This is a predicted structure of a 112-nucleotide RNA (c-di-GMP-I-GGC riboswitch aptamer) from Candidatus Brocadia sinica JPN1. RNAcentral records the identical sequence in 2 taxa. The coordinates come from a structure-prediction model, not an experiment, and the mean pLDDT is 84.
RNA sequence: CCCGAAAAAGGCAAACCCUGAGUGAUCAGGGGGCGCAAAGUAAAGGAUCUCGUCAGCCAUUUAAGCAGUUUAAACAAUUUAAACCGCUCAUGAGACAGCCUUACUGCCGAAG
Numbered sequence: 001c002c003c004g005a006a007a008a009a010g011g012c013a014a015a016c017c018c019u020g021a022g023u024g025a026u027c028a029g030g031g032g033g034c035g036c037a038a039a040g041u042a043a044a045g046g047a048u049c050u051c052g053u054c055a056g057c058c059a060u061u062u063a064a065g066c067a068g069u070u071u072a073a074a075c076a077a078u079u080u081a082a083a084c085c086g087c088u089c090a091u092g093a094g095a096c097a098g099c100c101u102u103a104c105u106g107c108c109g110a111a112g
Base pairs, nucleotide, nucleotide: 002112003109004108011036012035016031017030018029019028020027021026034098040104041103042102044101045100046099048095049094050093051092052091053090055088056087057086065085068084069083070082071081072080073079074078
């Protein structure tokens, strides 16, 4: 140095609840404790998520409509249109280090 012990001493703190901040992802403080040997720090790359903008997606195709919901019109089945909701590509700005990679730093010391 790698490595990481049914080791010692300590450390951090998921979900959930309360308070506050933010349109939101999420964050801060308190409680809590699932876990963690870097669960310490940093958003450089990827993933994921949020908000704005643009364009699009409702039957086997598609990047994307679960025969989505409502209304209207025409109706034989059903079809068409609009709105809502949902989703996708692109783009801008963000979130996340307890998703992976990367960079920097650090406690302890059995076996190998």